This record gives sequence, structure tokens and C1' cells, in this order.
RNA sequence: CUCUUAUCGAGAGAGGCGGAGGGACCGGCCCCAUGAAGCCCGGCAACCUGUCAAAUCUGGAUUUUUUCAGAGAACAGGUGCCAAUACCGGCAGCAAGUCAAAGCUGAGUGAUGAGAG
Repeated sequence: CUCUUAUCGAGAGAGGCGGAGGGACCGGCCCCAUGAAGCCCGGCAACCUGUCAAAUCUGGAUUUUUUCAGAGAACAGGUGCCAAUACCGGCAGCAAGUCAAAGCUGAGUGAUGAGAG
């Protein structure tokens, strides 16, 4: 970098350093010196792995006993995340329609995890 797959309306600091930018892209609309990015600490979550599995639940075998597999708490590790729905729209369909404003669904794009090349 490419492919496959799952998820993306919840959650997360009035800390230190730092100094102007940031919210992927484009258009909007926002955040920001009552301090942006970045780094450190802190926190959230639980995608993957490991350890440990008592109660409990599900399925298979078994006459019962029993047994096998899976799920399930906690901890550790690998990542991720910590304004706004992935801030909204960007393409298509439906709905609505005098102006203006405005709805629903899907796709696309993007992000992250896991697997493969």
C1' cells in the first nucleotide's frame, strides 16, 4: 500500500511541557491566547492475545452419574479512543416543495481492530 471482515448517536482531566493551529479531503459550519497541533501524565472502552475460570447460561454425547465445546467476572499484554452522530453535506432512491428552511434509506469516502497478500 492492496484485499476480506466487524464496528463507528454511549464513554473519557479546570494536570505538566508547548506555543498556532485544528475538526481526513472539498463545500459549509464550528473549536481555539479563558490558550490549537504535538509530547508526557491521567482517563475511557473492550477489537485481538494470554492467565485464571467459582456460580450461571447455551449446545452435543450419556439411562442417571458424568463428560466435551462455547459464552461469562477479573487481571496482564497488543492496539485504539478522549468537542459537536465519522460535526453536517458531497452520489443514488424515496418523501416534501411558490421563496427559505427541512426528513428517511442506502451507497461512496474515511477511521479503528482482526485476518490475508
The prediction has a mean pLDDT of 79.
SAM riboswitch aptamer (S box leader) from an uncultured Synergistales bacterium, 117 nucleotides, folded computationally.
The sequence was found by an Rfam model in a public genome assembly.